Context: one part of a larger RNA
Molecule: large-subunit ribosomal RNA, domain IV
Organism: Floydiella terrestris
RNA sequence: CUCUCCCUAAGGAACUCGGCAAAUUGACCCCGUAACUUCGGAAGAAGGGGUGCCCUCUGCAAGGGGGGCUGCAAAAGCCAGGCUCUGGCGACUGUUUAACAAAAACACAGGUCUCCGCAAAGUCGAAAGACUAUAUAUGGGGGCUGACGCCUGCCCAGUGCUGGAAGGUGAAGGAAGUUGGUUAACGCUGACGACCGAAGCCCCAGUGAACGGCGGCGGUAACUAUAACCGUCCUAAGGUAGCGAAAUUCCUUGUCGAGUAAGUUUCGACCUGCACGAAAGGCGUAACGAUCAGAGCGCUGUCUCAGGGAGAGGCUCG
Repeated sequence: CUCUCCCUAAGGAACUCGGCAAAUUGACCCCGUAACUUCGGAAGAAGGGGUGCCCUCUGCAAGGGGGGCUGCAAAAGCCAGGCUCUGGCGACUGUUUAACAAAAACACAGGUCUCCGCAAAGUCGAAAGACUAUAUAUGGGGGCUGACGCCUGCCCAGUGCUGGAAGGUGAAGGAAGUUGGUUAACGCUGACGACCGAAGCCCCAGUGAACGGCGGCGGUAACUAUAACCGUCCUAAGGUAGCGAAAUUCCUUGUCGAGUAAGUUUCGACCUGCACGAAAGGCGUAACGAUCAGAGCGCUGUCUCAGGGAGAGGCUCG
């Protein structure tokens, strides 16, 4: 010096990206316990007090009442929650990158769309056959969403899907007919061909919890500012409710407020949404989380600032 431990005056997060690490708390009994809530919870909330031994009273006992004793300390050792407030995300318990990621990712119950009538749809397999299923629509497959609560707006022009006894187009095939070669003829063999020809496509509709999309400019109110209002262009239709500097905000450390002596983070508002928005769901939400972010109490060698001690290694000698 390195590692693993133990202790530390005063201070107590000043450390640091960040309380990382460490410390605090810890068992049992009693008292007591808020917001919020899906009335189950939250909750061991929080916060207090007690615990050994001896005598005695009561009691069958367990236990309970009273008095006393020792110690710094009686759950005397080991083992054994730190707590609170606020917000984001995900409802939850689960699952995952065996060996850098455990999460907000996956799954989930629930919701919804769609296919399938059973020799099912779908999947594997040149096939036989098998799964689905010894099931049968309260079933099975696929897609999206993701408890629950309140909801889920407008656009069918494009693409997709579904439907459509008409019409257009439409291959093979058929074919009235025209025509070439050859032949004495019958025939044989070519070219063209009106017309009849399926699906498909065109066409006509429907359909968004199908793929998707959801405007611009100019003017206007008796201070100013703003624009309920008006005009105009374009569109299939011009973003509704709710939310909003957000896991989304570039400008940006936006502005105001709260918290701090001081706050690019955090919380509450505002709305000028570069570039939220309604099942690629929108907004809330009790409970839950080795989740992420902010704050406080307690506690501490994280630090001011370092010191001491134990063991192991290293080093020197042997």